Large-subunit ribosomal RNA, domain VI from a Minisyncoccia bacterium, 249 nucleotides, folded computationally. Rfam family: Bacterial large subunit ribosomal RNA. Its mean pLDDT, the model's own confidence on a scale to 100, is 84.

Context: one part of a larger RNA
C1' cells in the first nucleotide's frame, strides 16, 4: 500500500507440529504339541529416549541479602564501621531464570488403499478373486488431535458502534534489543516512598553480669534485609498540544 468506515469474535483454502519403541500380567500353562516346550485374538500395568509447560517439592544460580573469617588502609585510640585484597576468602539463600524436579502428550475412531486373502462370475457348459460387478485388508494415504492462518487479490462471516477515536507525553510491566504489546495517568494503587507481612540469615549494637583472659549469658528466636504479598495518595504519572473521522452551519 490493499481488501474502501471502525472496533470486537470468528470461519478456515492453506502450511506446520506430533507420528517412536520395550518388559511385566491376566485371558493361559490354555489352544497346540509324544514331550520339550509354548501361543494368535483381547484386557490391564509399568518404563526407555522424545515433546511441551511450569517452579508446589529436589536441587543449581542468585556480584546493591543475612552470617562468619583473614591482611592491609581509613574514621586519632578501645569498640564498632568501612575502603581494596577474583563478590577478598567461606557458610547459607527470597524473587527471577532454570533440570538432573513436577505435570501432561503420542489415544480411540471414521474413509479410501498397498501386498496379500476372498465372494460372485464369465470369456473357455469345467475351472478361475476380474474380463462387469462385490467384500477384507498396514505404524503408510486422507482425516481424527495442537499450533499459525482471509494479502485466500476468489482480499470470506458474524455482532456492535454513530460522534467520537486516536497520537504525543508521562507511570510502569509476568511485555521487551529499538518499536510493537499489556496494565495506568488524580473520577488513579501504575511504580517508588512508608506501614504490616511472608521468606531469607540466625540471636544486631549498647548495656549489665561471670571470668586473670581468650570468651560465656542476659536483654533477644534478636537485628538487618533485593526483586514476594497486601494496605496506604506521602512522591511521580501535571499542564498545554497534535491529527484523523464524522456532522451541523
Nucleotide at each position: 500500500c490493499g481488501u474502501g468506515a471502525g472496533u470486537a469474535u470468528u470461519u478456515g483454502a492453506g502450511g506446520a507440529a506430533a507420528g517412536u519403541c520395550g518388559u511385566c500380567u491376566c485371558u493361559a500353562g490354555u489352544a497346540c504339541g509324544a514331550g520339550a516346550g509354548g501361543a494368535c485374538c483381547g484386557a490391564g500395568a509399568u518404563g526407555a529416549a522424545c515433546g511441551a509447560a511450569c517452579c508446589u517439592c529436589u536441587g543449581g544460580u542468585g556480584u546493591a541479602c543475612c552470617g562468619g573469617c583473614u591482611u592491609u588502609g581509613g574514621u586519632a585510640c578501645c569498640a564498632a564501621c568501612u575502603g581494596a585484597a577474583g563478590c577478598g576468602c567461606c557458610g547459607g539463600g527470597u524473587a527471577g531464570c532454570u533440570a538432573u524436579g513436577u505435570u501432561c502428550g503420542g489415544a480411540c475412531g471414521g474413509g479410501a488403499u498397498a501386498a496379500g486373502c476372498g465372494c460372485u462370475g464369465a470369456a473357455a457348459g469345467c475351472a478361475u478373486c476380474u474380463a462387469a460387478g462385490c467384500g477384507c485388508g498396514a505404524a503408510g494415504c486422507c482425516u481424527c488431535u495442537u499450533c499459525c492462518a482471509a494479502g485466500a487479490u476468489u482480499a470470506g462471516a458474524u455482532a456492535c458502534u454513530a460522534u467520537g477515536g486516536a497520537c504525543u507525553c508521562c507511570u510502569a510491566g509476568a511485555a521487551g534489543a529499538c518499536u510493537a504489546c499489556u496494565a495506568g495517568g488524580u473520577u488513579g494503587a501504575u511504580a517508588g516512598a512508608c506501614u504490616c507481612u511472608a521468606a531469607g540469615u540466625g540471636u544486631a549494637a549498647g548495656a549489665c553480669c561471670g571470668g586473670c583472659a581468650a570468651c560465656g549469658g542476659u536483654u533477644u528466636u534478636a537485628g538487618c534485609u533485593g526483586a514476594g504479598g497486601a494496605g496506604c495518595a506521602c512522591u511521580a504519572a501535571u499542564a498545554c498540544g497534535u491529527c484523523c473521522a464524522a456532522u451541523u452551519a

Overview
RNAcentral holds the full RNA, with entries from ENA. NCBI's taxonomy places the organism under Bacteria, Bacillati, Minisyncoccota, Minisyncoccia.